[in-house]
Context: one part of a larger RNA
RNA sequence: CGCAGGAGGCUUGAGGGGGGCUCUUCCUAGUACGAGAGGACCGGAAGGGACGCACCUCUGGUUUCCCAGCUGUCCCUCCAGGGGCAUAAGCUGGGUAGCCAUGUGCGGGAGGGAUAACCGCUGAAAGCAUCUAAGCGGGAAACCCGCCCCAAGAUGAGGCCUCCCACGGCGUAAAGCCGGUAAGGACCCGGGAAGACUACCCGGUGGAUGGGCCGGAGGUGUAAGCGCCGCGAGGCGUUGAGCUGACCGGUCCCAAUCGUCCGAGGU
Repeated sequence: CGCAGGAGGCUUGAGGGGGGCUCUUCCUAGUACGAGAGGACCGGAAGGGACGCACCUCUGGUUUCCCAGCUGUCCCUCCAGGGGCAUAAGCUGGGUAGCCAUGUGCGGGAGGGAUAACCGCUGAAAGCAUCUAAGCGGGAAACCCGCCCCAAGAUGAGGCCUCCCACGGCGUAAAGCCGGUAAGGACCCGGGAAGACUACCCGGUGGAUGGGCCGGAGGUGUAAGCGCCGCGAGGCGUUGAGCUGACCGGUCCCAAUCGUCCGAGGU
């Protein structure tokens, strides 16, 4: 920009894409078969491998400052307690959310259609025979559908539901131009397991959207101060303490203020 008024939702699926793998064991059954050795078909069940998708309960990673421990040095303020630097984490031990795989769940199918080789029924030409010439069945991981994803720019521009409406001015009546509106939309702002930007989604005081604060979870692992014990290093008590990102909630304390613009009149 188009989809012959303007909107908000929900969809159909033309057409594309993905997927499609395989092994072992057990039962049937030591049966059929076979002198024996050996050992099926058909049908049923259970475990795997590789691959794919999703997820984070478990297991295991990461988790840059969430907690603790430690060394040297400088500083605050002498002790105690802290801070800076030693990586763009000083080192070490742990570690939530998120993101992950080594972890967890699920998938390949069933079923239908039409077939290949092939197997048949009926059956002439050709009194027989013949699956074929007319006709009718069966029959593969292949093909079409079925499963998952995209999808009406599918210009062949689809469908359904709902909402807004027959307006002012200039044109000659149409077209067209200008202006203010409707439903609605956008700008702007707070944000988001959405995201390079954009887009998408949620929220904007009639509000829990983010921050703060409060409660909880989770993580660290018993803070500081004080008391007691010990000559002391230190220990014990207060104390599962103190601190605590992202997690789950609550609460208008802070910030989403106030607003502005666009947007039909129907070939």
Molecule: large-subunit ribosomal RNA, domain VI
Organism: Thermus aquaticus Y51MC23